[in-house]
The RNA shown here (Lysine riboswitch aptamer) has 165 nucleotides and comes from uncultured Limosilactobacillus sp.
RNA sequence: AGAGGCGCGACCGACAAGAGUAGCAAUUUGGAGUUAUUCCCGAACGAAGAAGAAUUGCCAAAGGGGAGGUCGCCGAAGCCGGUGGGCCAGGGAAGGCCGACCGCGCUGGGGCGGGGGAUAAGAUCCCCCGGACUGUCGCGGGACAAUUAGGGCCCGCGGUGCGCU
Numbered sequence: 001a002g003a004g005g006c007g008c009g010a011c012c013g014a015c016a017a018g019a020g021u022a023g024c025a026a027u028u029u030g031g032a033g034u035u036a037u038u039c040c041c042g043a044a045c046g047a048a049g050a051a052g053a054a055u056u057g058c059c060a061a062a063g064g065g066g067a068g069g070u071c072g073c074c075g076a077a078g079c080c081g082g083u084g085g086g087c088c089a090g091g092g093a094a095g096g097c098c099g100a101c102c103g104c105g106c107u108g109g110g111g112c113g114g115g116g117g118a119u120a121a122g123a124u125c126c127c128c129c130g131g132a133c134u135g136u137c138g139c140g141g142g143a144c145a146a147u148u149a150g151g152g153c154c155c156g157c158g159g160u161g162c163g164c165u
Stems, first nucleotide, its partner, number of pairs: 001165002005074001007073006015065001023058007033045003037094005077107003080103004085098004108134002112130007135160008
């Protein structure tokens, strides 16, 4: 420097879903609590009627996502563990989310089946197991083809990226 191939990741915007959900308004009911994940403190609201429920009307958004395009690449990347930082509507605790660095941690790659987890989800993502496929290397064998070697091809076994060419 290059290769594996439904190869990996990032960004973009339309689209589906989220969802007739959350929320808002009105009416009725209800009858003392409520305040953005839970709890505590504070503060605020509440009999001029809280939470909850029903009906009617209006009606989102975020995270995640198939296909497409652009870009960067081939430990591409993902997971696990550790250490700091930021955010979650006043503060604290728990919990959650995001991002950075470290580890010579695990995984060559995609797909199929089973199990588990996340999620609103039949989408998608992650982990474990299984068997086949494929790439590559090592060993053994075979035909071409000609008496040989090398390389290529085919078969079998084994290993796997800090690899291979």
Lineage of the source: Bacteria > Bacillati > Bacillota > Bacilli > Limosilactobacillus. Of the family's consensus pairs, 100% are formed in the model. RNAcentral holds the sequence, with entries from MGnify. Its mean pLDDT, the model's own confidence on a scale to 100, is 80.